[in-house]
RNA sequence: AGAGUUUGAUCCUGGCUCAGGACGAACGCUGGCGGCGUGCUUAACACAUGCAAGUCGAACGGAGCACCCUUGAAAGAGACUUCGGUUGAUUGAUAGGAAUGCUUAGUGGCGGACUGGUGCGUAACACGUGAGUAACCUGCCCCGAAGAGUGGAAUAACACAGCGAAAGUUGUGCUAAUACCGCAUAACAUGGUUGUACCGCAUGGUGCUGACCAUCAAAGAUUUAUCGCUUUGGGAUGGACUCGCGUCCGAUUAGCUGGUUGGUGAGGUAACGGCUCACCAAGGCGACGAUCGGUAGCCGGACUGAGAGGUUGACCGGCCACAUUGGGACUGAGAUACGGCCCAGACUCCUACGGGAGGCAGCAGUGGGGAAUAUUGGGCAAUGGGCGCAAGCCUGACCCAGCAACGCCGCGUGAAGGAAGAAGGUCUUCGGGUUGUAAACUUUAAUCGUCGGGGACGAGAACGGACGGUACCCGAGGUGAAGCCACGUCUAACUACGUGCCAGCAGACGCGGUAAUACGUAGGUGGCAAGCGUUGUCCGGAUUUACUGGGUGUAAAGGGCGUGUAGGCGGAUUUGAAAGUCAGGCGUGAAAUGCCGCAGCUUAACUGCGGAGCUGCGCUUGAAACUUCAGACCUUGAGUACCGGAGAGGAAAGCGGAAUUCCUAGUGUAGCGGUGAAAUGCGUAGAUAUUAGGAGGAACACCAGUGGCGAAGGCGGCUUUCUGGACGGCAACUGACGCUGAGGCGCGAAAGUGUGGGGAGCAAACAGGAUUAGAUACCCUGGUAGUCCACACUGUAAACGAUGGAUACUAGGUGUGGGAGGUUUCGACGCCUUCCGUGCCGGAGUUAACACAAUAAGUAUCCCACCUGGGGAGUACGGCCGCAAGGUUGAAACUCAAAGGAAUUGACGGGGGCCCGCACAAGCAGUGGAGUAUGUGGUUUAAUUCGACGCAACGCGAAGAACCUUACCAGGACUUGACAUCCCUGGAAUCGGGUAGAGAUACCUGAGUGCCUUCGGGAAUCAGGAGACAGGUGGUGCAUGGUUGUCGUCAGCUCGUGUCGUGAGAUGUUGGGUUAAGUCCCGCAACGAGCGCAACCCUUGCUGUUAGUUGCCAUCAUUAAGUUGGGCACUCUAUAGGACUGCCGGCGACAAGUCGGAGGAAGGUGGGGACGACGUCAAAUCAUCAUGCCCCUUAUGUCCUGGGCUACACACGUACUACAAUGGCUGUCAACAAAGAGAAGCAAGAUCGUGAGAUGGAGCAAAUCUCAAAAAGCAGUCUCAGUUCAGAUUGCAGGCUGAAACUCGCCUGUAUGAAGUCGGAAUUGCUAGUAAUCGCGGAUCAGCAUGCCGCGGUGAAUACGUUCCCGGGCCUUGUACACACCGCCCGUCACACCAUGAGAGUCGGUAACACCCGAAGUCAGUAGCUUAACCGUAAGGAGAGCGCUGCCGAAGGUGGGAUUGAUGAUUGGGGUGAAGUCGUAACAAGGUA
Repeated sequence: AGAGUUUGAUCCUGGCUCAGGACGAACGCUGGCGGCGUGCUUAACACAUGCAAGUCGAACGGAGCACCCUUGAAAGAGACUUCGGUUGAUUGAUAGGAAUGCUUAGUGGCGGACUGGUGCGUAACACGUGAGUAACCUGCCCCGAAGAGUGGAAUAACACAGCGAAAGUUGUGCUAAUACCGCAUAACAUGGUUGUACCGCAUGGUGCUGACCAUCAAAGAUUUAUCGCUUUGGGAUGGACUCGCGUCCGAUUAGCUGGUUGGUGAGGUAACGGCUCACCAAGGCGACGAUCGGUAGCCGGACUGAGAGGUUGACCGGCCACAUUGGGACUGAGAUACGGCCCAGACUCCUACGGGAGGCAGCAGUGGGGAAUAUUGGGCAAUGGGCGCAAGCCUGACCCAGCAACGCCGCGUGAAGGAAGAAGGUCUUCGGGUUGUAAACUUUAAUCGUCGGGGACGAGAACGGACGGUACCCGAGGUGAAGCCACGUCUAACUACGUGCCAGCAGACGCGGUAAUACGUAGGUGGCAAGCGUUGUCCGGAUUUACUGGGUGUAAAGGGCGUGUAGGCGGAUUUGAAAGUCAGGCGUGAAAUGCCGCAGCUUAACUGCGGAGCUGCGCUUGAAACUUCAGACCUUGAGUACCGGAGAGGAAAGCGGAAUUCCUAGUGUAGCGGUGAAAUGCGUAGAUAUUAGGAGGAACACCAGUGGCGAAGGCGGCUUUCUGGACGGCAACUGACGCUGAGGCGCGAAAGUGUGGGGAGCAAACAGGAUUAGAUACCCUGGUAGUCCACACUGUAAACGAUGGAUACUAGGUGUGGGAGGUUUCGACGCCUUCCGUGCCGGAGUUAACACAAUAAGUAUCCCACCUGGGGAGUACGGCCGCAAGGUUGAAACUCAAAGGAAUUGACGGGGGCCCGCACAAGCAGUGGAGUAUGUGGUUUAAUUCGACGCAACGCGAAGAACCUUACCAGGACUUGACAUCCCUGGAAUCGGGUAGAGAUACCUGAGUGCCUUCGGGAAUCAGGAGACAGGUGGUGCAUGGUUGUCGUCAGCUCGUGUCGUGAGAUGUUGGGUUAAGUCCCGCAACGAGCGCAACCCUUGCUGUUAGUUGCCAUCAUUAAGUUGGGCACUCUAUAGGACUGCCGGCGACAAGUCGGAGGAAGGUGGGGACGACGUCAAAUCAUCAUGCCCCUUAUGUCCUGGGCUACACACGUACUACAAUGGCUGUCAACAAAGAGAAGCAAGAUCGUGAGAUGGAGCAAAUCUCAAAAAGCAGUCUCAGUUCAGAUUGCAGGCUGAAACUCGCCUGUAUGAAGUCGGAAUUGCUAGUAAUCGCGGAUCAGCAUGCCGCGGUGAAUACGUUCCCGGGCCUUGUACACACCGCCCGUCACACCAUGAGAGUCGGUAACACCCGAAGUCAGUAGCUUAACCGUAAGGAGAGCGCUGCCGAAGGUGGGAUUGAUGAUUGGGGUGAAGUCGUAACAAGGUA
């Protein structure tokens, strides 16, 4: 940094897609280790269990335990003993005491407002940033000032007695305090009154330890070190409030607002404030987007990007909000309080049914949801927090460990040597290649893992280590560790097999229908690697929303036009200010992140330190060019006045002639009218035509012009009135007054609407007639709205120059309209200059190209409008407008990979021009009708083998099916095979005979023993055997080669270099002539060349020389006969020559050439043939042959017998023979050819037969002999008939070929004698030795042509001409075609699916509003009840509490609306779908542009 994809190709526009990076991810396959991080994105769903906030005994009274002292029940070793007992160390119950230590339920203090979690709500001063508070608070902490005097009354704990299932609770009694209360003292505190100085942006603030009055404090503990307590000033920290700026989408949300906006007063608060209340005023917000709806925690940052931007807000950090939902206060320095309280709702649990309890969005964990996210772990060792004087206690904060490849980073799975290039795999052209130094093997190492030993830092005096026997170090031993994806192009990497539009792939384009580098598998290769792919999301690429950095003539896109509001922008000179702008300084922009440098973990990730930076905001000082603001001044922009001419500019009134139609009258008679042709229609009741008169409406010929005017729409006879604008001239006036213009307002063709007129012509609808398959059309005859006028509405057009307006600048040429000036002239004209308009051509420049080009689409500035893939759709819904029709604004779901612009080459056109061809026309003969032959289709069959199908299949492959051929069918046989090569064994080979059988075949048997030899054997051949293999007319002509047909013997098809074009391409090859021809000439940005054309080749027509046998015979001789002698003159044969527009004339351009002529056998290619450019038709052929792949292998191969290819209701093609007199028949004349063939052959003469033919065999491998007779011709006869035409069919008798003519051959004789009397629609061939007609030969072949290929004989007619049909060539034009018109393509209907609109309605959600009810609770009131401290001797009071009441008030209820979603019989259109139906609307003049 780009690439793929629209096309046959090109350039452009434009969308879609890909390659990159990232992730709190998930899924698939796989998985060795370590470090550092990260881990419910969904249900703010519900939660079992444990833990997460306590601490202080140095505040207090108790209680308990320990200990001490006293008491000393009881037990009791031992000793003594009178044996009764005594004594007794020791243990020690009980009770009391006081000191000490420990524990602690309660009172009390501090902390539970931090930490931790989550992102519901919130579009807001919530957050960010910067200011402000002279309008505020602040426990613990720090600094300072002052103080702590004296009294009192209770209460929990506890005890007793109750209630209750429980939770809990009541009563009575006792008691302490750093708990509570009174009094004293007190200010620099607070409040009030008041003085003064200074300061401030206002309210106001500060000082004078100003003055006076009033009010209020305290607590002790102790180990005697200290720690607390009260008041107050200041600080610090933390908070509260206010403001500027910034902060998503929707206008299909445009108006919102009642405490609302402000004031006065009061209340309330820490404090300002409608924060609340009373009264007063009527304000406040909004297109610079209010209100409403949707969505959302915000930021530092993160990802991406070259940047500008875009997206995002996990982890870490700051702020906010929330704690089951909603409401509420209490306590407190701080809460309207996650692990506090009260109430209401939902839910869960316990219950003795009376009542109670609960809140994991703390850490683990469970269920659920989900594609998806961990352990009910260890420790307070560190860091930090709470309490405490401290020891210490608590701490799921935190530090660690566990799980997870979830991410980042690092390491490993070995290293070196090693070619017999092993085996195996795989491919193969069978030679080999590849896997691949890869492995094996040798040597060696030990990171990680395993085992054993040692063993930390983390804790800076002591104690203290969860991690952890971890990191790290040493040693041992020898092997435990690679996958995933891709391999058609984009995009690095290819082969085989399988599959056969199937299965499947696919990000886009697209692969797959039998040779798939695209599916699946394998081998190989490429990429990455403990990961690799896929999916999802974001940015990028995408300059595809364009600030940087896009566009609008035709691709999407200029408003139909004007006027003008807001807004934006704005001429010259000068002065000032300093808002923008620029510069300096100051503050802030938290830390972390990112960048740079250094450093610490072995490295890195990670982490630490330092630096710059954080593009911003604020304050301040300056500068003054530009913009801005204010002042002054100017005239060139703009405007006014004056003079002048032009004009279909507008409105109203009047007038005019031509024409159409109608009416009246005359003349006049049978048609008129209309069309491609007709008909409907009109007309004998007199039309059309024609003459005269009249009526009425509408439009204004000629002039008339890319002429004029207007903003656009638009405006056209003449005259008058009213009226707008532009232009020219002059330079008097104003002095920037200007440009543009969202909304607004106005104008606005045609059609249409309303009311009232008018109505000649024309004419939607409608009717009739035609056309047509149909014809609701095109054509014709009629005809109503409408068209016209007036008034009102509609507000749209391809309202177009498909080009918004304004200003300035930038080569020219040439028309035209309106002015002005100059020159010239007597004048007119002309010429020159200039201004305004309107055209054409054209340069630079622009443009994708076409094109535009001073009237820009050029160069610039300003303003407005509009565009962002195609379809859905200018549709739906909603709003606004309209009487309606409808207009305007204007989506989405879904669907496609294109849609499109310009130009290019072709092809095509019921486009044009030129030209050619037996293409038509002019002719001749046919086909189509009959019979037969033959081929095909169809049908039949055991089989009727296969192929060929418009021209270009069908007498074609087949130049010849009785067997064979033969490929088909039935049956019988064979299995290394009928045929080839190799191996082994045996036998020479070979030639006979017999039996069985349909034959193939099987069995038996005779003859025969060869050649070479180094003596082993070998060659040829036969038989048997084994396996490699043979074999296949089996498939695929759409895998192929070769061959062929066709366009077409048409004149075309291309290349090199140059030039033009961004390019595809063009030029050349087009043009003017000419030709059969791209044949030739001329011209030309082309110059040359190639394949084609032509020529060279063969044949035919003429001739000369040479040659003269098998040919020929004029002359001489001879014969039956050119038979022979002789000859080579002639014919003929062979080889050469000849024709070239060469010559003359006309035309043409002095050319090419053409026309005519001469000469010539032949004249303009003399006739004919061979010869077929680049290419087209996936044309034909796998059955000529060859061949890839597939298939069969005791058969799809091979052999044999018989059958079939020859069938036959029918249809078609090609031929033959006819229908007769241009003929048939008979006869005659030895009438006259050419070209061929011949040895398993042609066969003469002769004989026999009516004949086919037979017998026999001369001659000839051929210019010698034979086939071989040519036939039409000529003469006679027949006389128009189904015949003396025609010959099918059939009977009989024969001949020939052949093993064999039944299926199924040909021929002869005789007999028989069918259809047929010239052929419908339609259609074929032929332009001269041609058509037509006549016979002859050959190939194939044993035999078998009416076919095919050749040969000669006789021998015509016609062509005006190119309008039309068909085919072709060149140029040009249009195109939406490129599979190329047999193209493309539109709409209804039918079917399936999808999303969506409407819909009687139905069911939910949301936010408000009105009313009802009214919990808890604050506040307020208070007649009831209660009450320790204070006052009072007392009664009582003060004060307090409970209760009650009131305002407010959540949830709840009711109601009507709003909005949003789901659903709904039915219905509307839309989209998609390989083969449905009907037509043919569009693309060519698309057949009616």
The RNA shown here (small-subunit ribosomal RNA) has 1489 nucleotides and comes from a metagenome. Model confidence (mean pLDDT): 84 of 100. It matches the Rfam family "Bacterial small subunit ribosomal RNA".